[in-house]
This record gives sequence, structure tokens and C1' cells, in this order.
RNA sequence: GGUAGGCACGGCAAUGGAGUUUGCCUUCCCUGAAACGGGGAGAACCGCUGUCGGGAAGUCCCGGGGGCUGAUGACUCCUGACCGCGC
Repeated sequence: GGUAGGCACGGCAAUGGAGUUUGCCUUCCCUGAAACGGGGAGAACCGCUGUCGGGAAGUCCCGGGGGCUGAUGACUCCUGACCGCGC
């Protein structure tokens, strides 16, 4: 110096916040004397199900137009919205 693996921090898991936990990503560039500094790009991520059109075809991609579930990936709590019942 390079490669592989592991761990930690950080980020992500179809609508907000906190704690715990699971899974996934965790690479690179610019700037600064330096700092756990500043800026940018990338990764993980962006629900389900009919229908129509196009892409040769296609369980795939793009677009149009319908139907359905949910503030959790999971558990607990808080907040917001909607519906029902009781006082």
C1' cells in the first nucleotide's frame, strides 16, 4: 500500500416522534494546518392487486386509469387524523 472478513459510529426498512430490537447499506470526491470541521455524489429504501397502451415476446420495464391495507421492519409509548360506543 492492496485484498478479504469482523466490530463500532452513522444511515435506511410505503405518512410524525422516543426507547428496545431485527435486517440491510456503510463507498467515493472536493475543501481545511487541524477538529467527532464543512460541502457534494453514491448505497441500503420508495406497499399490494386488477385493467389499458407501448417496448418483438415476457412473471420484466415505462406510461395512463381503477381497487385495497398501514403513523411499527417488530414490540412498547407519545402525538396527529378518521370511525363507533359510553359518560